[in-house]
RNA sequence: AACGACAAAGGCAAACCGGACGAAAGUUCGGGACGCAAAGCUAAAGGGCCUGUGUCCGGACCCCGGAAGGGGCGGGACUGGCAGCCAGCUACCGAAG
Numbered sequence: 001a002a003c004g005a006c007a008a009a010g011g012c013a014a015a016c017c018g019g020a021c022g023a024a025a026g027u028u029c030g031g032g033a034c035g036c037a038a039a040g041c042u043a044a045a046g047g048g049c050c051u052g053u054g055u056c057c058g059g060a061c062c063c064c065g066g067a068a069g070g071g072g073c074g075g076g077a078c079u080g081g082c083a084g085c086c087a088g089c090u091a092c093c094g095a096a097g
Stems, first nucleotide, its partner, number of pairs: 003094002011036002016031006034084001040089003046086002048082003052078001055076004061072004
């Protein structure tokens, strides 16, 4: 030290279940452990991913309608979210190399 032990002291907590918040993604509390050497912190202002209470656009397709048009659906901006996706910053211990 950019390294990572059948080490020591510890730590965190996936899925799932229950309560609360939210339109949702998701967050939080409790239980619970799949795992984690950073599963600590950082979310317009690094990348990537997810959401749609509202907003704008829409060629084709589906539904309603006599029609105009509306709904579904798709896309964009934007809002919100994810750090256990990558990334940045910080950090306990000291075997092997």